[in-house]
RNA sequence: GGUCACGUAGUUCAACGGAUAGAAUUGGAGUCUCCGAAGCUCUAGAUAUAGGUUCGAUUCCUAUCGUGACCA
Numbered sequence: 001g002g003u004c005a006c007g008u009a010g011u012u013c014a015a016c017g018g019a020u021a022g023a024a025u026u027g028g029a030g031u032c033u034c035c036g037a038a039g040c041u042c043u044a045g046a047u048a049u050a051g052g053u054u055c056g057a058u059u060c061c062u063a064u065c066g067u068g069a070c071c072a
Stems, first nucleotide, its partner, number of pairs: 001071007010025004018055001026044006048064005
């Protein structure tokens, strides 16, 4: 330099083009306990960036950025 794949909560993963983007775990508060742990309840937290298509984009298209694999 070329080809391909991937990019969603702190972490690990979901989401036919249409629901308030959903779980687990983590964090915070409460409950329980003599105190903790565990359990239970509540709560906070995310679509890499910019355009395009569409009535509607996490999803499709393009470019850029980042990561990885292969070729040279």
The RNA shown here (transfer RNA) has 72 nucleotides and comes from a Saprospiraceae bacterium. Rfam family: tRNA. The family's RNA type in Rfam is transfer RNA. The prediction has a mean pLDDT of 82. The RNAcentral record of the sequence draws on ENA. The organism belongs to Saprospiraceae, within Bacteria.